RNAcentral holds the sequence, with entries from SILVA. A computed fold for a 1517-nucleotide RNA from a Candidatus Sumerlaeia bacterium, annotated as small-subunit ribosomal RNA. Its Rfam family is "Bacterial small subunit ribosomal RNA". The coordinates come from a structure-prediction model, not an experiment, and the mean pLDDT is 85. NCBI's taxonomy places the organism under Bacteria, Bacteria candidate phyla, Candidatus Sumerlaeota, Candidatus Sumerlaeia.
RNA sequence: GAGUUUGAUCCUGGCUCAGAACGAAAGCUGGCGGCGUGGAGUAGGCAUGCAAGUCGAGCGAGAAAGGGGGGGGUAACUCCCCUGAGUAAAGCGGCAAACUGGUGAGUAACAGGUGGGUAACGUGCCCGGAAAUGGGGAAUAACUCCUGGAAACAGGGGCUAAUACCGCAUGUGGCUCAGGAGUCCCCGGACUCUGGAGUUAAAGGUUCCUUAAGCAAUUGAGGAGUCGUUUCCGGAUCGGCCCGCCCCUGAUUAGCUAGUUGGUAGGGUAAAAGCCUACCAAGGCGACGAUCAGUAGCUGGCCUGAGAGGGUGGUCAGCCACAAUGGGACUGAGAUACGGCCCAUACUCCUACGGGGGGCAGCAGUCUAGAGGCUUCCGCAAUGGGGGAAACCCUGACGGAGCGACGCCGCGUGUGGGAUGAAGUCUUUCGGGAUGUAAACCAUUUUCGCUGGGAAAGAAGGUCUCAGUCGUGAACUGAGAAUUGACGGUACCCGGUAAAGAAGCCCCGGCUAACUCCGUGCCAGCAGCCGCGGUAAUACGGAGGGGGCGAGCGUUGUUCGGAUUUAUUGGGCGUAAAGAGCGCGUAGGCGGCUAUCUAAGUCUGGUGUGAAAUCUCCAUCGCUCAACGAGGAGCAUGCACUGGAAACUGGAUGGCUUGAGGCCGAGAGAGGUAAUCGGAAUUCCAGGUGUAGCGGUGAAAUGCGUAGAUAUCUGGAGGAACACCAGUGGCGAAGGCGGAUUACUGGCUCGGAUCUGACGCUGAGGCGCGAAAGCGUGGGUAGCAAACAGGAUUAGAUACCCUGGUAGUCCACGCUGUAAACGGUGCGCACUAGGUGUGGGAGGAUCGACCCCUUCCGUGCCGCAGCUAACGCAUUAAGUGCGCCGCCUGGGGAGUACGGCCGCAAGGUUGAAACUCAAAGGAAUUGACGGGGGCCCGCACAAGCGGUGGAGUAUGUGGUUCAAUUCGAUGCAACGCGAAGAACCUUACCUGGGCUUGAAGUGCGGCUUACAGAGGAUGAAAGUCCUCGCCCUUUCGGGGGGUGCCGUAGAGGUGCUGCAUGGCUGUCGUCAGCUCGUGUCGUGAGAUGUUGGGUUAAGUCCCGCAACGAGCGCAACCCUUGCCCUUAGUUGCCAGCGCGUUAUGGCGGGGACUCUAAGGGGACUGCUCCGGUAACGGAGAGGAAGGUGGGGAUGACGUCAAGUCCUCAUGGCCCUUAUGUCCAGGGCUACACACGUACUACAAUGGCCGGAACAACGCGUCGCCAACCCGCGAGGGGGAGCUAAUCGCUUAAAACCGGUCCCUGUUCAGAUCGCAGUCUGCAACUCGACUGCGUGAAGGCGGAAUCGCUAGUAAUCGCGGAUCAGCAUGCCGCGGUGAAUACGUUCCCGGGCCUUGUACACACCGCCCGUCACACCACGAAAGUCAGUUGUUCCGGAAGCCGGUGCACCCGUCGAUGGAAUGGCUGGCAAUUGGGGUGAAGUCGUAACAAGGUAGCCGUAUCGGAAGGUGCGGCUG
Repeated sequence: GAGUUUGAUCCUGGCUCAGAACGAAAGCUGGCGGCGUGGAGUAGGCAUGCAAGUCGAGCGAGAAAGGGGGGGGUAACUCCCCUGAGUAAAGCGGCAAACUGGUGAGUAACAGGUGGGUAACGUGCCCGGAAAUGGGGAAUAACUCCUGGAAACAGGGGCUAAUACCGCAUGUGGCUCAGGAGUCCCCGGACUCUGGAGUUAAAGGUUCCUUAAGCAAUUGAGGAGUCGUUUCCGGAUCGGCCCGCCCCUGAUUAGCUAGUUGGUAGGGUAAAAGCCUACCAAGGCGACGAUCAGUAGCUGGCCUGAGAGGGUGGUCAGCCACAAUGGGACUGAGAUACGGCCCAUACUCCUACGGGGGGCAGCAGUCUAGAGGCUUCCGCAAUGGGGGAAACCCUGACGGAGCGACGCCGCGUGUGGGAUGAAGUCUUUCGGGAUGUAAACCAUUUUCGCUGGGAAAGAAGGUCUCAGUCGUGAACUGAGAAUUGACGGUACCCGGUAAAGAAGCCCCGGCUAACUCCGUGCCAGCAGCCGCGGUAAUACGGAGGGGGCGAGCGUUGUUCGGAUUUAUUGGGCGUAAAGAGCGCGUAGGCGGCUAUCUAAGUCUGGUGUGAAAUCUCCAUCGCUCAACGAGGAGCAUGCACUGGAAACUGGAUGGCUUGAGGCCGAGAGAGGUAAUCGGAAUUCCAGGUGUAGCGGUGAAAUGCGUAGAUAUCUGGAGGAACACCAGUGGCGAAGGCGGAUUACUGGCUCGGAUCUGACGCUGAGGCGCGAAAGCGUGGGUAGCAAACAGGAUUAGAUACCCUGGUAGUCCACGCUGUAAACGGUGCGCACUAGGUGUGGGAGGAUCGACCCCUUCCGUGCCGCAGCUAACGCAUUAAGUGCGCCGCCUGGGGAGUACGGCCGCAAGGUUGAAACUCAAAGGAAUUGACGGGGGCCCGCACAAGCGGUGGAGUAUGUGGUUCAAUUCGAUGCAACGCGAAGAACCUUACCUGGGCUUGAAGUGCGGCUUACAGAGGAUGAAAGUCCUCGCCCUUUCGGGGGGUGCCGUAGAGGUGCUGCAUGGCUGUCGUCAGCUCGUGUCGUGAGAUGUUGGGUUAAGUCCCGCAACGAGCGCAACCCUUGCCCUUAGUUGCCAGCGCGUUAUGGCGGGGACUCUAAGGGGACUGCUCCGGUAACGGAGAGGAAGGUGGGGAUGACGUCAAGUCCUCAUGGCCCUUAUGUCCAGGGCUACACACGUACUACAAUGGCCGGAACAACGCGUCGCCAACCCGCGAGGGGGAGCUAAUCGCUUAAAACCGGUCCCUGUUCAGAUCGCAGUCUGCAACUCGACUGCGUGAAGGCGGAAUCGCUAGUAAUCGCGGAUCAGCAUGCCGCGGUGAAUACGUUCCCGGGCCUUGUACACACCGCCCGUCACACCACGAAAGUCAGUUGUUCCGGAAGCCGGUGCACCCGUCGAUGGAAUGGCUGGCAAUUGGGGUGAAGUCGUAACAAGGUAGCCGUAUCGGAAGGUGCGGCUG
């Protein structure tokens, strides 16, 4: 920096990612080289080899093989001499073995780091200086002999040497004792000088020269050199000890300590010291964290980080510790000793069973366990170490090589050209696109590899010879000679070879660079977080393509970073996690003005140190570069010493008054404690009056009452609480405090400038106070009231409501110690605009106590700057600062468990973890919702009229049935819906029979020859088979067209997906809304506009307003209807004029009227009055029509994944001799039932019969069909007229007039059934309509419930049309007759606007709580059991030091492992048990979120299956 809480936003906050790193591991892959690096857990066990020796110039002794010579012997063989050789091996002695190398178990410590001290010490080898090295002695290994033993080894006798050992001498010196003088000093002493006493050393080897002896070897004496030896002083080096500071976690470890702390004396050590012992004293450590527990080697450094920090301590380097485990000393300069010793224990090996041996945490190597870490290599050539005079020897230190991509660095796997953009593959909209200059092909190069040849540096030195200097010695210098390399014939160089031998891994949804196809279908799988997968997956698997890195790549683990997410740098606490319930006060922290001194902090200069390596820098250097290495500089932020400064802090001393406190004078108050008193009310008791109810609720009931209640009056008893005053009034630290009076008592305010002189602030622990509930003891008890009982309510009601009622509430004393103990805001001080109330004082002004002004202390509201995520806070801060305290660090688990402390108990306080989630939260926004509020609409209710629900029938649906009853539509918004019309067809379904380029369409190739048609057979038909049938043109070969067949590309599908879609449609809703631009406000989502006041049918208009405008909607424009006018009159009309008729616009004519159909007019709140600012409203006039005149068309942004893949179109999937297509028959018409929608009725406002009026919309040539005739009728015959204002359908019906019926299942109603018919049609059986006759069912107005309608409407009456061969109670239209009612908006439903609450946003059909049941997981408790660790006491006592005057035995103190007893702590397991967590669709309820339907929540008590209920007090969140 990013992702992730939300519909969106801001904030808080966690989780996750991108980076770097690693002694790594495992997966896939792997060409070369350089430099590094490699047993992290089992400090588990180890076979084998090697890792520490050397010195003969300290000493004695001293082989053998082999070779040569000689003797004996025939030979085999044997003996002697020389050589091997003063060699090997062993021994005495010296030095080394305490270094090097390994490991990190232990250790929280003076172990380590850093800086000091040692006047409290040591120091072999080395260096400098001083002085010596004289003269003796006694042994003992080896060796030899003997003995024991399996061995290891041991014992005894005998011989011998030394630089081994021991006396003596000497004493420069050292040490000790007691003195003297001086210097220094940290005052304890140290050093120097000085005289005295005592004490104390030594070892020789070798070379040369001289000399003597000797035949010689050699020996003696003297001298010189050299290496040693002794004493002392000093140095250097390396150590010991002591001290300051630094150095992990836990307080759920708070007290620890008897050698403990100190002293005296003694011992002990190289040395200080309780280091040890005896005695004396009673100290010492600890909240600045003792003790205990856990973990851990420390550091330079390393990783990370901007830094501060955090993590880490492998390689390299310094220190420490350890060497199978535990204990112990010896030797030595040095060890309490890795490759030494003794003892014990465990393990292991050998054994003759008696007894012995061993210690890889050295280098290799092996086994085990493990995810995992190498060769039983070469060499001492270099560097370093030990020994030696040296040569030299030893050196698994080291130098090298080997193995491992374990890491870092470098190189390569080619380079240039090359488009018809090959093939293949992938994809495609089928045109193409991609892979891709990539390949092929052409040209060219040869690093690395392979091969051949050449060929370093790392070598300095040592030895020998000579020379120079010199003391003619040593040493040093120089010259020469022969030599010394493990790596390794390696690096490097040259030649040859051929593009020849050399590329993979991960990823491609976002974060995060990179996209398509196929497969799969919540499966298989992926996943770091968010999350993908339920048929179109860029997220799974494969492929193509792409991205990243590259001999590697990704994964896992770990650390730091990002994380300012422990915040010193650099966070917070009103509501997100977080202020302790409140005070007093201890330690601590912090502290007013002023003067002087000091110099601890602070600042500055210098000195020392801060090892090297590492790190940073350097146009510094070396490997071809780099890694790596060398050089220089820096860094090393620290510590110590020292000089200086004195502002600030601290310290010391003095002063001051403003902080703080006292004093004096006033004042207010429910401040506290105790006692006393008072009235009102409730209840109870007694009495009087009085009578049938009272009481209680939403409504009731339980209850009380004729044994006299309630009501009312009088009197009495008793307890509790104190109306009015009363007030965001007062007091108190908080809890809290309210009748009155008295006593005692705390605090506060104002005024005075009188006293003290910083006496102050905060406050870990500590102490005290602390509502209600609760507990103990004893009282008291009127009312109220958990529990409990009863009555209701309810599905239930362990509740809400009611009637009762006990603890308790009250008092005294004691305990408890918690609350939403809240201003959710710690205390103190200072500063920073104002305005306005109110309580208590003072002052000014005033006659004044009012009003006003000023001021101090409280207590509220509003508001600026500022702050805040926002809300908000704002001199009473949540602003700006200072001081101190408390507290927070994701949610859940959990304020739980365990432990401690407190409590009589209830419980409180302190207070985790495992596990689990990716969130949990705060504030604000927009919606939606509310059994929240306000305003307003709608046939929404109400007021009315008529229906549905009951009957029969029709029709649709569900269900059922069936071979099939094709499919779709399903709350409103499916159900007389798709379907404006299923007998066949339709038809999609079923059964059966057929066809397969197909029933229809298009293209191509080949072959063919017509096609149409006619006939026959078979069949239910479809179909199959057979026969006949043959275009145009021509150059006569053929060509063209068409047909058929075969093949191919493809057709076809009412198959699936309406949740892949287009289009169309329904619905909210003809509701009045939905938005935008610019501006403004807000961090932002968003707001404003669009809200407000009015008004309207309307976001319609007006006014106001940080808004101003605009768009889609509303309205208007359109159609129709209502009035008038103009124009035009045929098929329409007929007033007047004619003709004709029994009669009729029938005819001539006419345009007046009706009408037709084109164009105009008309209505606009225009006019008057009233109200109003206006918009507008009300009334009225005129008018055919009046405030939108009536009706229609017209449906905003959007909602419902609404409906439709079966209208059509269409992506994808599926079928292809079938899911296509043809045909026959059947089905869609089934029928116990249920529902919707209709029709007809139940009758007299009626039925029937007769008579006789008045329409409109429409339709008609495959048609409507007149007149006339036949039939009771449906209808038949007939055929005029009409392509229609001409002819026809076409008699409209109700109404009206007259008659009849007389309240009955009827002269109502017409279902059902029978018979006979008509029509349509290929065909009316399943399954048409109609007619006539007969039959005459249910039904007497319909339960709960429910629908439509506000005027030419409802109701009622008929007519027409589409579809259609036929079929209408359905649908779409038309006209006739023609009502009733609306007080009103409380309620039901739907809707609009504003506002409020919200834990909802899939939006209340939401969210969500607890028990129970099931599965899994971790944890607690638990009789006990097992193990580890540790304390105390006791037993026992190895080795060993020390002691007992020396030695040996022996004894004693101490003393490891071991044993016994008893505690502490920690851990494992555990029958059973407890809660917790998690888990797509379990059970019971409904607690919470809205007034969540009883407001919620907190503490407490009690009750209940459960959420929870109730009581008491508190809070408003």